Predicted 3D model of a 348-nucleotide part of an RNA (small-subunit ribosomal RNA, central domain) from a metagenome.
The prediction has a mean pLDDT of 90.
The RNAcentral record of the full RNA draws on SILVA.

Context: one part of a larger RNA
RNA sequence: CUGGGCGUAAAGGGCGCGUAGGCGGCCUGUCGCGUCAGAUGUGAAAGCCCCGGGCUCAACCUGGGAGGUGCAUUUGAUACGGGCAGGCUUGAAUCCGGUAGAGGAUGGUGGAAUUCCCAGUGUAGAGGUGAAAUUCGUAGAUAUUGGGAAGAACACCGAUGGCGAAGGCAGCCAUCUGGGCCGGUAUUGACGCUGAGGCGCGAAAGCGUGGGGAGCAAACAGGAUUAGAUACCCUGGUAGUCCACGCCGUAAACGAUGUGUGCUAGCCGUCGGGCAGCGUGCUGUUCGGUGGCGCCGCUAACGCAUUAAGCACACCGCCUGGGGAGUACGGUCGCAAGAUUAAAACUC
Repeated sequence: CUGGGCGUAAAGGGCGCGUAGGCGGCCUGUCGCGUCAGAUGUGAAAGCCCCGGGCUCAACCUGGGAGGUGCAUUUGAUACGGGCAGGCUUGAAUCCGGUAGAGGAUGGUGGAAUUCCCAGUGUAGAGGUGAAAUUCGUAGAUAUUGGGAAGAACACCGAUGGCGAAGGCAGCCAUCUGGGCCGGUAUUGACGCUGAGGCGCGAAAGCGUGGGGAGCAAACAGGAUUAGAUACCCUGGUAGUCCACGCCGUAAACGAUGUGUGCUAGCCGUCGGGCAGCGUGCUGUUCGGUGGCGCCGCUAACGCAUUAAGCACACCGCCUGGGGAGUACGGUCGCAAGAUUAAAACUC
């Protein structure tokens, strides 16, 4: 070097775009670089192997021969890989016509609820709990009616549903905008796949500056409970939660399952298109998504099973006993918190 693996045992990068690199469809011609065959030279001696010889044998010594994965030159072969030239349309992309959607951004707008404020009615309680108390209330609370203010989130529809690369996305309207799917086969003609580095996106919490602050609520205070109660329960309550801009870059970032392509029984549901039929809302069929069940096959089992964990190929990432440790040191990044890269001694 080769050989084994990564759903749950150690192991898929949080996700994408993409550089180098690796890999790459069908046909023809050409070169002969890889590749293959022949020849020549070289591949020191000793050693190894074969046949002999010498020490009584052997070890040992010695003569001859063979061999030597390799390299160079040369002659040739041209299937495969490669270079060059030409062509093709099935991969890929574009165009045209449709189409569904909480995909993204900005601005506007609506109702319910909550809290607070003002006013009316009204009177002694309210609230809370297992039971209470802290708390609020005769300076008129709770309840109820009318008016006003504010912030945040959008009941029903709602789904086993949809969209997005992932994180994630939900009242309604408008504007701007990304992607997908179906149909036409009109255009280009392999323009493709993957992707070390790199770049971008990336929940929540947290950080910086400035706003905002209804409800909720780390910290904190009080009341309970208890042997204690730095908790669970209750009454309060500040950061925060919200907005703008800038950081952070993590997660059970999960399908614990990398991306792409091809192949391999079916049945049932559902979402978005197309086509056909007739009895006009059904049936059949086809493409794309999303679920349930289930052969072959796979799996240690559980289970997976055309949305594979089956059969294969291409490329990337990752694993190698437990602890020490995702730690120390050093580097890089960050305002910080910390993130990332990542050991060893020792020990079982």